This is a predicted complex of two RNAs, RNase P RNA and transfer RNA, with 409 nucleotides together.
[in-house]
């Protein structure tokens, strides 16, 4: 210098003006919307997208189900050890494969428990045996004889077919082993307000139903439940986001994931959905023009994408740029 | 937002206990008819939504994407 591997970071910066939206404080107790519940309106200060907010693929928090006990079934995971609230995630390590290498990938338990599968080709395909050749032996036939032929048994060898030929393969086939899982999801759920034809028909039910979100047993519980027709309201508040498995820094323990201690910080939150627009300066990229070059001028502007109960992961998308460590090759000293 | 399902010729669908993909309608050509329709014969048309994996072999089994469709408020 070239080509790569791994880990991590950024996702323009600053200023001014005008807007949108959340919180806190102050003031008035006023005005507006609404049937009500409730909501909005002023001023000041202050917060306001991401590494994936995405896909909704796993795991949890939270909430409800009469609190989830046994059996059967179902689903998931799979070397070994660890981390974690938990996980199908992560870390270390063994083994296998790929790569010259740095490194990368792995759904890597069991096929001496049992079952199942293998098209076409081939004599033969999962049950065993024999398609061809050779040798040997027995019997039969022909032949005067040497010998020849046929059938059976035994032994050995083999072309060819095919992914695979008595030795295996497939458990991302059933199954077995070990471990884990009750079910549903913020349209969960709780409360407020309003409203009614609080109705009719059929079936089941105090001989105990519906329910306990697959079935069943036991237990609980005690009068409704299911379907159809018809009718009404479809508004608001909480959940919900300043206290969390939170963020930053330092130290210690550990190979590491991670844990512990100390100090500091408070960091989006709507409910048809805010996080934007304009102008200026600088930096960067691309294109065009001028120039020998340095550079100057003009235009344009970044990729993927946008929170919706919250959190930890995985996967997928992503213009480009930066840092660190390492590998291989080439050259120079 | 939370769940569930489906992608196979032009259209509507089978095939989904892995073995090389069919049916109906439609389309082309020919016959029949004076002509058309109907009928008869024959033929074309598929990378099974996309990519990767397991397997000898994948439409099917597994994983990840893409597209489309559907359901879910309350009272009584």
């Nucleotide at each position: 210098g070239a080509a790569g591997c791994a880990a991590g970071c950024c996702a323009g910066a600053c200023c001014g003006c005008c807007g949108c939206u959340g919180g806190u404080g102050c003031a008035a107790u006023c005005u507006c919307c609404g049937a009500a519940a409730g909501g909005a309106g002023g001023c000041a200060c202050u917060g306001g997208a991401g590494g994936a907010a995405g896909g909704u693929c796993c795991g949890g928090a939270c909430u409800g189900c009469a609190c989830a006990g046994g059996g059967c079934g179902g689903c998931g995971u799979a070397g070994c050890a660890g981390c974690u609230a938990a996980c199908g995630g992560c870390u270390g390590u063994c083994c296998a494969c790929c790569g010259u290498g740095a490194g990368g990938u792995g759904a890597g338990g069991a096929u001496c428990a049992g079952a199942g599968c293998a098209a076409c080709a081939g004599a033969g395909a999962c049950g065993a045996g024999u398609c061809g050749c050779u040798g040997u032996u027995u019997u039969c036939u022909c032949g005067c004889a040497a010998g020849a032929g046929a059938a059976g048994g035994c032994a050995g060898c083999g072309g060819g077919u095919g992914a695979a030929a008595c030795g295996g393969g497939c458990a991302a086939u059933c199954u077995c082993u070990a471990c884990g899982c009750g079910c549903a999801g913020c349209a969960a759920c709780a409360c407020c307000a309003a409203a009614u034809a609080g109705g009719c028909c059929a079936g089941c039910g105090u001989u105990g139903a519906u329910g306990u979100g697959g079935c069943u047993c036991c237990g609980c519980g005690g009068a409704g439940c299911u379907g159809g027709c018809g009718g009404g309201u479809a508004g608001g508040u909480g959940g919900c986001a300043u206290c969390g498995a939170g963020c930053c820094g330092u130290g210690c323990a550990g190979u590491g994931a991670u844990g512990c201690a100390c100090g500091g910080c408070c960091c989006a939150g709507a409910g048809g959905a805010a996080u934007g627009g304009c102008g200026g300066u600088c930096a960067c990229g691309u294109u065009c023009g001028g120039g020998a070059a340095a550079c100057c001028g003009a235009a344009u502007g970044c990729a993927c994408a946008g929170a919706a109960u919250c959190c930890g992961g995985c996967c997928u998308a992503u213009c480009g740029g930066c840092u660190u460590g390492c590998u291989u090759c080439a050259c120079a000293c | 937002c939370u769940c569930g399902g489906u992608g196979u010729g032009g259209c509507g669908c089978a095939g989904c206990u892995g073995g090389u993909a069919g049916c109906g309608c439609g389309c082309g050509u020919g016959c029949u008819u004076u002509g058309g329709g109907a009928g008869c014969a024959u033929g074309a048309g598929g990378c099974c939504g996309c990519a990767g994996g397991u397997u000898c072999g994948a439409a099917a089994c597994c994983u990840g994407c893409c597209a489309c469709c559907g359901a879910g408020a309350c009272c009584a």
Rfam match: Bacterial RNase P class A. The family's RNA type in Rfam is ribozyme.